[in-house]
RNA sequence: GAGUUUGGACGCUAGGGUUCCGGCACCUUGUUGGGUGCGUCAGGUCCGAGAGCAUCCACCGGUGUGGGGAGACAUCCCGCCGGGUGCACGGCGGGACAAAAGCCCGGGAGAC
Numbered sequence: 001g002a003g004u005u006u007g008g009a010c011g012c013u014a015g016g017g018u019u020c021c022g023g024c025a026c027c028u029u030g031u032u033g034g035g036u037g038c039g040u041c042a043g044g045u046c047c048g049a050g051a052g053c054a055u056c057c058a059c060c061g062g063u064g065u066g067g068g069g070a071g072a073c074a075u076c077c078c079g080c081c082g083g084g085u086g087c088a089c090g091g092c093g094g095g096a097c098a099a100a101a102g103c104c105c106g107g108g109a110g111a112c
Stems, first nucleotide, its partner, number of pairs: 007057003011053002015047002020044002022041001023038006058085003061081003067078004087107001089110001093105003
């Protein structure tokens, strides 16, 4: 100086709004019903993390010839391992769904 890998899925949480349910207020009622509004309503459904948690998978490493098997050997396959998978400050603005957000644009712009 150059290249490659540093991963994926599901669940949950921080957080989020208000389509539905519920709640509250008002109106109406012929009815155990209906309508309007409120998320500044600590709720349920719902959305939900690159930099949060857990689990599983994948990949990497090891496995003492004192785990099993194949091979003449190098080595390979299976199994096993309270082994590993680093670091990570971050707008404004825009987008989707009903709407918003730590969701997506985005490990972006930028900063160091």
The RNA shown here (Guanidine-I riboswitch aptamer) has 112 nucleotides and comes from a Hyphomicrobiales bacterium.
Its mean pLDDT, the model's own confidence on a scale to 100, is 80.
It was read from a public genome assembly, where an Rfam model found it.